A computed fold for a 555-nucleotide part of an RNA from a Myxococcaceae bacterium, annotated as large-subunit ribosomal RNA, domain I. Rfam family: Bacterial large subunit ribosomal RNA. Its mean pLDDT, the model's own confidence on a scale to 100, is 81. The sequence was found in a public genome assembly.
Context: one part of a larger RNA
RNA sequence: GGCGUGCGGUGGAUGCCUAGGUGCCAAGAGGCGAUGAAGGACGUGGGUGGCUGCGAUAAGUUCCGGAUAGAUGCCAACCGAUCGUUGACCCGGAAAUUUCCGAAUGGGAAAACCCAGUGAGCGUAACGGCUCAUUAUGACCAUCUGAAUACAUAGGGUGGAUCAAGCGAACCAGGGGAAGUGAAACAUCUCAGUACCCUGAGGAAAAGAAAACAAUGAGUGAUUCUCGUAGUAGCGGCGAGCGAACCGGGAAAAGUAAGCCUAAACUUUGUUCACGUAAGUGAACGAAGGGUUGCGGGUCCACGGUAGGACCUUGACUUCAAGCGGAAGCGCCUGGAAAGGCGCACCAAAGAGCGUGAUAGUCGCGUACGCGUAAAGAGUCGAGGCCGAGUGGGGUACCCAAGUAGGACGGGACACGUGUAAUCCUGUCUGAAUCUGCCAGGACCAUCUGGUAAGGCUAAAUACUCCUUGGCGACCGAUAGUGAACUAGUACCGCGAGGGAAAGGUGAAAAGAACCCCUGUGAGGGGAAUUAAAAGAACCUGAAACCGCAUGUCU
Numbered sequence: 001g002g003c004g005u006g007c008g009g010u011g012g013a014u015g016c017c018u019a020g021g022u023g024c025c026a027a028g029a030g031g032c033g034a035u036g037a038a039g040g041a042c043g044u045g046g047g048u049g050g051c052u053g054c055g056a057u058a059a060g061u062u063c064c065g066g067a068u069a070g071a072u073g074c075c076a077a078c079c080g081a082u083c084g085u086u087g088a089c090c091c092g093g094a095a096a097u098u099u100c101c102g103a104a105u106g107g108g109a110a111a112a113c114c115c116a117g118u119g120a121g122c123g124u125a126a127c128g129g130c131u132c133a134u135u136a137u138g139a140c141c142a143u144c145u146g147a148a149u150a151c152a153u154a155g156g157g158u159g160g161a162u163c164a165a166g167c168g169a170a171c172c173a174g175g176g177g178a179a180g181u182g183a184a185a186c187a188u189c190u191c192a193g194u195a196c197c198c199u200g201a202g203g204a205a206a207a208g209a210a211a212a213c214a215a216u217g218a219g220u221g222a223u224u225c226u227c228g229u230a231g232u233a234g235c236g237g238c239g240a241g242c243g244a245a246c247c248g249g250g251a252a253a254a255g256u257a258a259g260c261c262u263a264a265a266c267u268u269u270g271u272u273c274a275c276g277u278a279a280g281u282g283a284a285c286g287a288a289g290g291g292u293u294g295c296g297g298g299u300c301c302a303c304g305g306u307a308g309g310a311c312c313u314u315g316a317c318u319u320c321a322a323g324c325g326g327a328a329g330c331g332c333c334u335g336g337a338a339a340g341g342c343g344c345a346c347c348a349a350a351g352a353g354c355g356u357g358a359u360a361g362u363c364g365c366g367u368a369c370g371c372g373u374a375a376a377g378a379g380u381c382g383a384g385g386c387c388g389a390g391u392g393g394g395g396u397a398c399c400c401a402a403g404u405a406g407g408a409c410g411g412g413a414c415a416c417g418u419g420u421a422a423u424c425c426u427g428u429c430u431g432a433a434u435c436u437g438c439c440a441g442g443a444c445c446a447u448c449u450g451g452u453a454a455g456g457c458u459a460a461a462u463a464c465u466c467c468u469u470g471g472c473g474a475c476c477g478a479u480a481g482u483g484a485a486c487u488a489g490u491a492c493c494g495c496g497a498g499g500g501a502a503a504g505g506u507g508a509a510a511a512g513a514a515c516c517c518c519u520g521u522g523a524g525g526g527g528a529a530u531u532a533a534a535a536g537a538a539c540c541u542g543a544a545a546c547c548g549c550a551u552g553u554c555u
Base pairs, nucleotide, nucleotide: 001554002553003552004551005550006549007548008547009546015540016505017504020476021475022473023472024471025470026469027468028467029465030464031167032166039101040100041099042055043054044053046079047078049075050074051073061095062094063093064092065091066090070083071082072081106115107114108113116135117134118133119132120131121130122129137164138163139162140160141159142158143157144156145155171202172200173199174198175197176196182189186237212220213219224251225250226249227248228247234242235241259457260456261455262401266289267288268287269286270285271284272283273282274281275280294435296400297399298398300394301393308387309386311385312384313383314382315381316380317379318378319377323371324370325369329344330343331342332341333340345362346361347351353365354364355363406430407429408428409427410426411425412424413423416442437452438451439450440449441448492499493498512539515527516526517525518524
């Protein structure tokens, strides 16, 4: 020195555990904000570093309710001083306070700072000063004033507890809108109207009450979502790929009760203007009534007055807070400890679960079941208000949404790439008809059939989860699971945008090692003591690499 064995050290794998995550289900909530948000800065405790709470009334103040014998939050003890059955601390609800920054809004600014105006009050001999309130912008409404320029308008001012702004995870609608990629290259095409940017809204949004489908026998009857139709019909450098609908089954609706409101004609009426001597007529802009349809409807005349309602007010009931009641076991044995074993019992609308010194239906918290509450909120029902469908008849030809429908050119959307290309949108140029009308039925024409555009509203079925409550998991178990089980978006890195960790476990209980000894009043160790065990705080278990000591053997 190699190999082996034993005993150690180092190290922190493995096993066990879970305080944290993760996915889903059900219900709730679906917003907060100029009454100043989200998010922060700085403060705030008797002594206070961090976290939490709170705001100069500062780990808190008041009231109401609940519950209770202890309490002065956590790391986290300690010292001190207190509070509490005249109910503290704690839990629920309602109020008060709520510095400064931040949309930040009196002006400014390098966020948490600086400097003001006006009114009222305080203070000073006076000035400086202090306190409270108020003072941004835009929109809208009202009102005053008011140019060039006579009326007017622009502009300027004042008032308004009228509104807006800013933040927020996804879902939604609209306006813009890629490329990597695929096509085994690449240009049409694809990826994809995706990612991303912007705007806006709601608890959902959007869509929605047929100028719809269908069919040549006939029928359906708003929208949305879903299963099938169907990877079909089609589209496609007919490549890669893209990819419906009719119709049928369901959800919702329906089942008495998902549908409605305007424009216009017409009636009454206001203001201004034009014509006119006037009566009046006409036009523009309003107001009230009327009216809403496709076996066309309305306007005009006659008759008639309630089914219902998604709106408002109000009453009753239910629900929603903290919370309350809630059955039944003892003995012996082993053990540090009984819930284990043995014996004999009991409860069960409760044998879900967790904890307790090992494995507990009957020890504790709970569980099944039952009970409980002011205000606000929600739901159901009732009452009142308000709104309010209609029926019949004839004639008239007044009305029935115009730079619209349609056309041409260029684009876009439709599964549909210009194609035989209908349908929808429109940048440019054009440009009708009013029911004997007009549109559609995939070029176009005829017949036939269906519908009635150019205004608007509309619950449910559908999408999502920053958040709250309850529950579940052939989900993870500390290199896993969130980046984060712990002072975590912390430490640290970066000028910045931004990037971004590591780090869990003594024990049932600190009983956390009094006292003695070595030593540097060390570190560390040896006794003693505690404990079931030192498990000794670098603390459960304690693998391997690696490093020693002892020993066997080989050279």